[in-house]
Context: one part of a larger RNA
RNA sequence: GAGGGGCAGAACGCCCAGCGGGUUCAAGAACUGGUCAGUGGCGGACGGGUGAGUAACACGUAGGUAAUCUGCCCCGAAGUGGGGAAUAACUACUCGAAAGGGUAGCUAAUACCGCAUAAUAUCUCAAGGCGACAGUUUUGAGAAGAAAGGGUGGGAGCCCGCUUUGGGAGGAGCCUGCGGCCGAUUAGCUAGUUGGUGAGGUAAAGGCUCACCAAGGCGAAGAUCGGUAGCUGGUCUGAGAGGACGAUCAGCCACACUGGAACUGAGAUACGGUCCAGACUCCUACGGGAGGCAGCAGUGAGGAAUAUUGCACAAUGGGGGGACCCCAGAUGCAGCGACGCCGCGUGGGUGAAGAAAUCCUUCGGGAUGUAAAGCCCUGUUGUAUGGGAAGAGCGGAAGACUGUACCAUACGAGGAAGCCCCGGCAAACUACGUGCCAGCAGCCGCGGUAAUACGUAGGGGGCAAGCGUUGUCC
Repeated sequence: GAGGGGCAGAACGCCCAGCGGGUUCAAGAACUGGUCAGUGGCGGACGGGUGAGUAACACGUAGGUAAUCUGCCCCGAAGUGGGGAAUAACUACUCGAAAGGGUAGCUAAUACCGCAUAAUAUCUCAAGGCGACAGUUUUGAGAAGAAAGGGUGGGAGCCCGCUUUGGGAGGAGCCUGCGGCCGAUUAGCUAGUUGGUGAGGUAAAGGCUCACCAAGGCGAAGAUCGGUAGCUGGUCUGAGAGGACGAUCAGCCACACUGGAACUGAGAUACGGUCCAGACUCCUACGGGAGGCAGCAGUGAGGAAUAUUGCACAAUGGGGGGACCCCAGAUGCAGCGACGCCGCGUGGGUGAAGAAAUCCUUCGGGAUGUAAAGCCCUGUUGUAUGGGAAGAGCGGAAGACUGUACCAUACGAGGAAGCCCCGGCAAACUACGUGCCAGCAGCCGCGGUAAUACGUAGGGGGCAAGCGUUGUCC
């Protein structure tokens, strides 16, 4: 050096697979926060508006329910085991102008449905007690029927829930006695009408409904019919008895474009839910759809006439929520209106036997009249400036009203008076004008040449931020 052997062990290269670590990153996931839709829960039956209807158990009052129901809340007892099938949202496709749908597929729950267990609740049977005699209660046996989880914690557990049941509170249904309008020029009314038996229905008695049977029921103590009307606590007036009324506030009832109906639900036959019919208004692609201020504001119309498209959830109460908190035209406030009631001011003192002016006059004078001016003051109110609440509870935070009320200082009589009446009733008089004219007037009545009655002026009387008139009640 060639050839052969050799991957047991070791090195290196390549390939494949797995594991681990690091860095970066798409989609995605978890958590936290925001927003929107949907499922689910509670509330939309309260609160707010109006008085059309209603002469009625609608209201008021006194009772009954041995004929009933009751979510949330309070007290007590027991339980909360184990399963299942869907469906919105979502995705895809699709119809319609819109309003709004359709088909297929996926998924969750304290949504929905079986199973188990459960009594002093329910039903049936038996026995006993009580009774106001269709009941109630005690004991025994049998039958059937429940539930849902969430939050927090290391955990035990705690908190909020759920189911069954007893009781309570508050609420409601039904029944009854009595009471409260007018008309007799309304005298008879009534066929589910009156009662019974049976059934249905309701939370519940009942012709509430139905089948059958009987022939009843109401009425001059006013049935029926017609008119009017929400009822009451109360309000106005009145010495009272009465009379009239039923705004605000409070209780009850009824209604929610008109009429009818049910669904959901503890509760509605539901103001801002559903369905049907009707009238009206609006949109439309003409096929079809939408709406209901007697909520708070606001618009139009009508009318003699009646307010801001305001602020805030700070307080009170309400709904939801474990809570923070959210919602709320309830409510609390503000704005407008002399609409009412109450209070205050628009100045105080002094100032002439008495200015001017006006009115009257017997031409002498008298009146307005201490009234004004002048002088000396005050500062309610006003204006400006500064300070500045209570209403906020329980330690803190939180006030729409509100820089409001209120306080202090400064300025300065400065910005603030009208209406009706004056013949009698009825307080208050003269002049001129007018001439049965113009006019007044609640009644009597004034006015036709001296009008205290018409008009104006001076003066006076009465009220006063009001006054007088009209309507209306006692």
Overview: This is a predicted structure of a 474-nucleotide part of an RNA (small-subunit ribosomal RNA, 5' domain) from an uncultured bacterium. Its mean pLDDT, the model's own confidence on a scale to 100, is 82.